[in-house]
């Protein structure tokens, strides 16, 4: 003192909150109407580096096709088998909001 590069996308889920439905309270003398409050174990939303699944890609194999012939190289494809690891703020910003979301596998710690 260095430790670089890849890690993407889909459904969900632990988390959120509160536009937009619906819920419950008040108010408007009543009211299916309208307004104000509550996040309410609803519908819906947002939602994961370090959560779960799949998928793609990337390596490796043997096989089948193909350019292009005996092979050697190269391309396709489908198949098999690998694909780790991973403490983590403060602040700040998007949204109507708010979060374990973005900034951030950042700062920082081992």
């Nucleotide at each position: 003192g260095a430790g670089c590069u890849u890690a993407g996308c889909g459904g969900c889920u632990a988390g959120g909150g509160a536009u937009c439905c619906g819920g419950c309270a008040c108010c408007g003398u009543c009211a299916u109407c309208g307004g104000u409050g509550c996040g309410c174990a609803g519908g819906a939303c947002c939602g994961a580096g370090a959560g779960c699944u799949g998928c793609a890609g990337u390596c490796g194999g043997g096989g089948c096709g193909g350019g292009a012939g005996a092979a050697a190289u190269c391309c396709g494809c489908a198949c098999c088998g690998a694909u780790g690891c991973a403490c983590g703020g403060c602040g700040g910003g998007a949204u109507a909001a708010a979060a374990a979301c973005c900034c951030g596998g950042g700062a920082g710690a081992u």
Record summary: This is a predicted structure of a 110-nucleotide RNA (Guanidine-I riboswitch aptamer) from Kaistia soli DSM 19436. The sequence is in RNAcentral, with records from Rfam and Ribocentre. The same sequence occurs in records of 2 taxa. Taxonomically the source falls in Kaistia soli (Bacteria, Pseudomonadati, Pseudomonadota, Hyphomicrobiales).